[in-house]
Molecule: Bacterial large signal recognition particle RNA
Organism: PVC group bacterium
């Protein structure tokens, strides 16, 4: 160094959760392998780009989880095999977790601001309009309105009256006929009629009874801020629409905090493919 048999290990990784821990089904990531679709190119194969499934040897078991214990899946089969394929491997950085940090956007609360808008204004503003010496604002005075008692009227409802009506029997009198009792005389019950009355209907009254409501009403009492009315004073304002001014008040939009949600960078734990280069057997023959 070659040849042939063999065996270790290998026959997909990672994350997150789970666990005392490890793998492993499952959930995500990455994608070897295969298959299908379209484009380009070519005579065709087959290449090369896009896209879309499959998901890493076969079976059995597993989320109300499975097997294991630091050489941490167990069980049976295959393959493949000391290297392209097995251990390690500086780099690397797909995806995952965390994160009292930044930051963006959004929701929600609370302040600030204090504008629109709304209210007020004894503003010696503006400006138009009604009233106004046939007497304004403003005083005072008296009365209404307003409470409370008392009375009056009105209306209404009960009540009473009064009137008509009203009981097949279960309400009264009178009871023809008929029944019944009795030897008679003579009694009893008692339908229908007939007369009356009750409950109750309707109607009319009520000077005298309550209860409700109500006033162009009366008295006494009270309040009287505002508002009507009228007297009397006063002597020239004084009301209202808009404009602007001053307070108040106070959406919206800025802003500032605080909380939540969501993206996004920092940070930080992991970490897959890739990957220069290194390591690893035995037994025979040449």
């Nucleotide at each position: 160094c070659c040849g042939c048999g063999c065996u270790a290990a290998g026959c997909g990784g990672g994350g997150a959760g789970u666990u005392a821990g490890c793998g492993g089904u499952g959930c995500c990531c990455c994608g070897a392998u295969c298959c299908c679709c379209g484009c380009g190119u070519g005579a065709a194969a087959g290449c090369g780009c896009g896209g879309g499934g499959u998901g890493a040897c076969c079976u059995g078991c597993a989320a109300u989880c499975c097997g294991c214990u630091a050489c941490a899946g167990c069980a049976g089969g295959g393959c493949c095999g000391a290297a392209a394929u097995c251990c390690c491997g500086a780099u690397g950085g797909a995806g995952a977790g965390c994160c009292g940090c930044u930051u963006u956007u959004c929701g929600c609360g609370g302040g600030a601001c204090g504008u629109a808008g709304c209210c007020g204004u004894g503003c010696g503003g503006g400006u138009c309009g009604g009233c106004g010496u046939u007497g304004a604002a403003g005083g005072c005075c008296g009365g209404g309105c307003c409470c409370c008692g008392c009375g009056g009227c009105c209306g209404u409802g009960a009540a009473g009256c009064u009137u008509a009506c009203a009981a097949a029997c279960c309400c009264c009198g009178u009871c023809a006929g008929g029944u019944c009792c009795g030897g008679a005389a003579g009694g009893a019950a008692g339908c229908a009629g007939c007369g009356g009355u009750a409950a109750g209907u309707a109607g009319g009254u009520u000077g005298a009874u309550c209860g409700c409501g109500g006033c162009g009403c009366g008295c006494g009492a009270g309040a009287u801020c505002a508002c009507c009315c009228g007297g009397u004073u006063g002597g020239a304002g004084u009301c209202g629409g808009c404009c602007g001014g001053c307070g108040g008040u106070c959406a919206a939009a800025u802003c500032c905090c605080g909380c939540g949600a969501a993206g996004a960078g920092a940070g930080u734990u992991c970490g897959a493919a890739a990957g220069a280069g290194g390591g690893u057997g035995c037994g025979c023959g040449g």